[in-house]
A computed fold for an 87-nucleotide RNA from Allochromatium palmeri, annotated as SAH (S-adenosyl-L-homocysteine) riboswitch aptamer.
Taxonomically the source falls in Allochromatium (Bacteria, Pseudomonadati, Pseudomonadota, Chromatiales).
The model forms 100% of the base pairs in the Rfam consensus.
RNA sequence: GCCACCGAGGAGCGUUGCGACCUGAAUCCCAGGAUUCAGGCCAGGCUCGGUGGCAGGAUUUCACUGUUCCAACGGCGCUCACUCACG
Repeated sequence: GCCACCGAGGAGCGUUGCGACCUGAAUCCCAGGAUUCAGGCCAGGCUCGGUGGCAGGAUUUCACUGUUCCAACGGCGCUCACUCACG
């Protein structure tokens, strides 16, 4: 760095539909796949932390203990929760 799983980032309802995914059709052809269109589904797909696997880099730092502090974001509309202030 990539992939998978788990946890956290307070929730619910409605809505639009990009990517991914699923289905169908068509085209290409190296027969393996790729591309395009339509439909379906779809607003934690993001960040942080933990675990596992794979790949790469580095070569003196690594590990342990104590204390302190602590996220940033997440289309649109409505509602609830929490906090603060005012009446």
Annotation: It matches the Rfam family "SAH (S-adenosyl-L-homocysteine) riboswitch aptamer". For this family Rfam cites "Riboswitches that sense S-adenosylhomocysteine and activate genes involved in coenzyme recycling" (Wang et al., Mol Cell, 2008).